Predicted 3D model of a 71-nucleotide RNA (transfer RNA) from bacterium (Candidatus Gribaldobacteria) CG10_big_fil_rev_8_21_14_0_10_41_12. The sequence was found in a public genome assembly.
[in-house]
Order: sequence, then C1' cells, then structure tokens
RNA sequence: GCCGAUGUAGCUCAACAGCAGAGCAACGCUUUUGUAAAGCGAAGAUAGGGGUGCGACUCCUCCCAUCGGCU
Repeated sequence: GCCGAUGUAGCUCAACAGCAGAGCAACGCUUUUGUAAAGCGAAGAUAGGGGUGCGACUCCUCCCAUCGGCU
C1' cells in the first nucleotide's frame, strides 16, 4: 500500500429497513434482627460526518479505532 471482518447499555451479545431488546453488573423497594439469596421496579446504548429513502443499527459513501490476511 491492497483486501476482509468488527464497532449497539458499565461488560457479554441480539435486532440486518418499520416502537433498539436480553443476560450479568450497578441503583431503588419488598422480604430478614441484620447481611446474602430471592422477587419487583426504574434508569442506562447504535464510534463519527454526509447521502438515498415515507422511514436507516441495517443500504451507499467518507473517516476513525481494533483485529486478520496479502505484498
């Protein structure tokens, strides 16, 4: 230099055009003499810019980061 993959909640992962979800963690409440466990509840995210489209995490483009391959 070229090619490919990945980027979503604090962490691990779904969703691949049509209301962004799950598990764990953290927080609040109940339970307990108290803690743990258990149950319930609420909060929390699409790396960034632009474009297409009624509608974009998803498609196109640029860029950034990480990983792999070729030279």

The coordinates come from a structure-prediction model, not an experiment, and the mean pLDDT is 81. Lineage of the source: Bacteria > Bacteria candidate phyla > Candidatus Gribaldobacteria. Its Rfam family is "tRNA". From the family's description: Transfer RNA (tRNA) molecules are approximately 80 nucleotides in length.